[in-house]
């Protein structure tokens, strides 16, 4: 730096003691102990191991599926919402406009695999 995905799904325990949810607002979570670390389960299907179908001269490529054995991830809230742009819809108004409202899109950010 590239691509892919991000409305789904999955908690107990033990340790520890105040902040935590990336940065702004805002809303949440948290002494009935969170964030975190550690132990065990989970859930998922990005990767690679198997296997099966297509495709094919082929066990190659490439596509889709199975599986969960391996490496990640992940297990509050849609990435918690927003934040800029675009349409809608409302509401003032016919000059500039305003929204706890809905869609799409940027950015910014997680994760995998290069």
């Nucleotide at each position: 730096c590239u691509c892919a995905u991000c409305c789904a799904g999955a908690g107990g325990g033990g340790c520890a003691g105040a902040g935590g949810g990336a940065a702004c607002g805002g809303c949440c979570c948290g002494a009935c102990g969170a964030c975190g670390c550690c132990c065990c389960g989970g859930c998922a299907a990005c990767c690679g191991c198997a296997c099966c179908g297509a495709c094919u001269c082929g066990c190659a490529c490439u596509c889709g599926g199975u599986c969960a054995c391996g490496g990640u991830g992940c297990c509050a809230a849609c990435u918690c919402c927003g934040a800029c742009c675009c349409g809608g819809c409302g509401c003032a108004g016919c000059u500039c406009g305003c929204g706890u409202c809905c869609g799409g899109g940027a950015c910014a950010g997680a994760u995998g695999a290069g």
Description: A computed fold for a 114-nucleotide RNA from a soil metagenome, annotated as SAM riboswitch aptamer (S box leader). Its mean pLDDT, the model's own confidence on a scale to 100, is 84.